[in-house]
RNA sequence: UGAGGUGACCAGGCGAUCGCGUGUCUUAAAAAGGCAUGAGGAAAGUCCGAGCACCGAAGGGCAGGGUGCCGGCUAACGGCCGGUGGAGGCGACUCCAAGGAGAGUGCAACAGAGAGAUACCGCCGGACUUGAUCCGGUAAGGAUGGAAAGGCGAGGUAAGAGCUCACCCACGGCCUGGUGACUCGUCCGUGAUGUAAACCCCACCCGGUGCAAGAUGGAUAGGGACUAUCAGUGGCCCGCUGCGUUCCUGAAAUCGCUCGAGCCUGCGCGGCAACGCCAGGUCUGGAUAGAUGAUCGUCCUCGACAGAACUCGGCUUACAGUCACGCUCACAUG
RNA sequence: GCUGCUGUAGCUCAGAUGGUAGAGCACUUCAUUGGUAAUGAAGAGGUCAGCGGUUCAAUUCCGCCCAGCAGCU
Numbered sequence: 001u002g003a004g005g006u007g008a009c010c011a012g013g014c015g016a017u018c019g020c021g022u023g024u025c026u027u028a029a030a031a032a033g034g035c036a037u038g039a040g041g042a043a044a045g046u047c048c049g050a051g052c053a054c055c056g057a058a059g060g061g062c063a064g065g066g067u068g069c070c071g072g073c074u075a076a077c078g079g080c081c082g083g084u085g086g087a088g089g090c091g092a093c094u095c096c097a098a099g100g101a102g103a104g105u106g107c108a109a110c111a112g113a114g115a116g117a118u119a120c121c122g123c124c125g126g127a128c129u130u131g132a133u134c135c136g137g138u139a140a141g142g143a144u145g146g147a148a149a150g151g152c153g154a155g156g157u158a159a160g161a162g163c164u165c166a167c168c169c170a171c172g173g174c175c176u177g178g179u180g181a182c183u184c185g186u187c188c189g190u191g192a193u194g195u196a197a198a199c200c201c202c203a204c205c206c207g208g209u210g211c212a213a214g215a216u217g218g219a220u221a222g223g224g225a226c227u228a229u230c231a232g233u234g235g236c237c238c239g240c241u242g243c244g245u246u247c248c249u250g251a252a253a254u255c256g257c258u259c260g261a262g263c264c265u266g267c268g269c270g271g272c273a274a275c276g277c278c279a280g281g282u283c284u285g286g287a288u289a290g291a292u293g294a295u296c297g298u299c300c301u302c303g304a305c306a307g308a309a310c311u312c313g314g315c316u317u318a319c320a321g322u323c324a325c326g327c328u329c330a331c332a333u334g
Numbered sequence: 335g336c337u338g339c340u341g342u343a344g345c346u347c348a349g350a351u352g353g354u355a356g357a358g359c360a361c362u363u364c365a366u367u368g369g370u371a372a373u374g375a376a377g378a379g380g381u382c383a384g385c386g387g388u389u390c391a392a393u394u395c396c397g398c399c400c401a402g403c404a405g406c407u
Stems, first nucleotide, its partner, number of pairs: 001330004005325005012299007020038007040305001044316002047314005052210004064206005069083005084098001085096004099201002104199002106195003120142002122138006128131001150168002153165003169191005174185001177182001214255003221249006230242004262282005268277003300303001335406007344359004353390001361377005384398004
């Protein structure tokens, strides 16, 4: 200098004018005015996990769904941290839905003899009718395929074969270390196709519905029941109507609604870390046709993706720019 | 705001158990006709919305994402 890696930060600034939502103050009230405050790192997708609310408080089982190496963190999680194993990269470093195919079933198109058990060619032995024949043995060699019965060498054999042996590989057991995944080793045994994001088995988790949940409220009205009593319907009874009592439905409005697993600071304490504890400080949108904007001036590096609708913790997706590194590689110079 | 469903040829729709995707209409060519339609024969036409993963193999299974539709006050 170039190419990368990791981790953070930020999300145009300032001023003026006009306007909008919310809170509060002035005021008897309304109106008006003053003051304060007013979107994000993703507010998005709604993919997970919770709070909260209601539904027989929902205990057990089935069905269904989800998660899936180990340890920890957390309110919880499919999230995060630290490890193990595997994969990629020269490297810094990154990525992995990573239990079980020694429980069972299914599938493996085409090709190929054969896809989990098999003999097409070949090799070897035998038979006779001596052949482009038949019977048997053989997985060493050929051919097909993504995948063909552990690899290689020697012995052995009619030819062959873990049939035997040495070395190597894989898996299981034992042993060493580790909380554990896993790992070490001169040991022992075995040689097993792949597929579970196919059914399935094992372990663990999950009741359902989502703030349009739900609570208060009860206008105009509608429906049901009751009436021993009251009024009207010409006197009486039935019936009807009204009033009344009561139950149900039910609009506006109010609440739920923002102080909460909150935010900030700390060379604090514990921990490798995620995180926890302690101390101090702080209040920071809450609309309901839906506010958070517009114009002008000025400066700069000329500004991306994008707008809350009950609230949090994550993940994913979109996206402009800046910085740090006692991180890496290559080249050059000293 | 919440919840569910769908996406396959120009249009309307099938498809399956992972094994290389069809039907009707439409389109093209030929035949038939004096010509057109109808009819007959032949043919073309597909990013199975997109991206990634699992698998020997994905339209199908899984995840993400885009678009459309429907339901709940």
Molecule: RNase P RNA; transfer RNA
Organism: Clostridiales bacterium